[in-house]
Context: one part of a larger RNA
Molecule: large-subunit ribosomal RNA, domain IV
Organism: soda lake metagenome
RNA sequence: CGCAACUCAGGGAAUUCGGCAAGUUAGCCCCGUACCUUCGGUACAUGGGGUGCCUAUCGUCUUGUUACGAUAGGUCGCAGUGACUAGGGAAGCUCGACUGUUUACUAAAAACAUAGCAGACUGCUAGUCGGAAACGAUUUGUAUAGUCUGCGACUCUUGCCCAGUGCCAGCACCUGAACCCUCCGUACAAGGAGCAGAAGGGCUGGUAAACGGCGGCAGUAACUAUGACUGUCUUAAGGUAGCGUAGUCCCUUGCCAACUAAUUGUUGGCCCGCAUCAAUAGAGCAACGAGGUUUCCACUGUCCCGAGUUGUGGCCCG
Numbered sequence: 001c002g003c004a005a006c007u008c009a010g011g012g013a014a015u016u017c018g019g020c021a022a023g024u025u026a027g028c029c030c031c032g033u034a035c036c037u038u039c040g041g042u043a044c045a046u047g048g049g050g051u052g053c054c055u056a057u058c059g060u061c062u063u064g065u066u067a068c069g070a071u072a073g074g075u076c077g078c079a080g081u082g083a084c085u086a087g088g089g090a091a092g093c094u095c096g097a098c099u100g101u102u103u104a105c106u107a108a109a110a111a112c113a114u115a116g117c118a119g120a121c122u123g124c125u126a127g128u129c130g131g132a133a134a135c136g137a138u139u140u141g142u143a144u145a146g147u148c149u150g151c152g153a154c155u156c157u158u159g160c161c162c163a164g165u166g167c168c169a170g171c172a173c174c175u176g177a178a179c180c181c182u183c184c185g186u187a188c189a190a191g192g193a194g195c196a197g198a199a200g201g202g203c204u205g206g207u208a209a210a211c212g213g214c215g216g217c218a219g220u221a222a223c224u225a226u227g228a229c230u231g232u233c234u235u236a237a238g239g240u241a242g243c244g245u246a247g248u249c250c251c252u253u254g255c256c257a258a259c260u261a262a263u264u265g266u267u268g269g270c271c272c273g274c275a276u277c278a279a280u281a282g283a284g285c286a287a288c289g290a291g292g293u294u295u296c297c298a299c300u301g302u303c304c305c306g307a308g309u310u311g312u313g314g315c316c317c318g
Base pairs, nucleotide, nucleotide: 001313002312003311004310005309006308007307008306010304011303014302019299027051028050029049030048031047036041038153052075053074054073055072056071057070058069059068060067076080088297089296090295091294092293093292094291095289096288100112101111116151117150118149119148120147121146122145127138128137129136130135154284155283156282157281159214160213161212164211165210166207167206168205169204170203173202174201175200181194182193183192184191215233216232217231218230219229242276243273254270255269256268257267258266259265
């Protein structure tokens, strides 16, 4: 000096990106328990009291002073779950509903899954998948089923656009290869022309919980400001309800308020949102979480600011 373990006056997060680490709490019995809530929970909420040993009486159980408990009295220690064992707590916001799953060996999560919701295909010699085929799986199942896709409990909802791309359906007509057939050509051919016409395309419709998309410029109210309103260009339609400086906001440490002595933080509002937005789901939400983030109480060697003890290495002497 390192590592491992331990103790500390006074202060108590001043440390730090951040209470990381450590500490606090802890069992059982009794009392008591808020907001919120899907009425189940939240909940061991939070908070308070008791706890050893001895004696007596009583109760329950038992064949049986056997076991457990209640009440009263006594008694010892600083301390009675006397060691071991053994939750720190509270509040706000966020994401994901939840239990679960995952990068064996740097990621456990907000990722995956999930119940539930929605759509597509499919009437069984089905549809989907494997295979060149035979055949096999789904299935010895049959639409309350199976396959595929998206969203992801629950609650309230899910607006407008079918012009583009896809998918589905229709189809008088147009287009549409080779073969067949007819003709030209060639003593044979090559080649050329025609007839006919499948799928597909054109064409006509449908379809967005299909892929996706959801404007600009001017003017305008008797202070000013703002613009319900008007004009105009333009689109397939011009972003509705919600939410909003967001896990999304460049400007930005936006503005106002609360928390602090002081806050690029957090929360509540405002918001013309560089570049939110509705199953690529939108907005809420009790419970849950080794998730993320902010604050408070308790507690502490994290720190002020170090000191000491034990063990084991290094190092020095030998």